[in-house]
RNA sequence: CCUGUAGCUCAUUUGGAUAGAGCAUCGGAUUUCUAAUCCGAGGGUAGUAGGUUCGAGUCCUACCAG
Numbered sequence: 001c002c003u004g005u006a007g008c009u010c011a012u013u014u015g016g017a018u019a020g021a022g023c024a025u026c027g028g029a030u031u032u033c034u035a036a037u038c039c040g041a042g043g044g045u046a047g048u049a050g051g052u053u054c055g056a057g058u059c060c061u062a063c064c065a066g
Stems, first nucleotide, its partner, number of pairs: 002066003007023004016054001025041005047063005
């Protein structure tokens, strides 16, 4: 100096209302069965603790891990 967001890989960019995608998992459809394909569901207090702000994943500080 850089990184830390779902089980894994990552988006989310002048701060704005319910944080998303792919893969994986589970359920269903299809199939004689499996695979593939299609539909749906669950899963995240965004590394920890503070601060600024009407409002923080986003800005600031310290710490932790790599």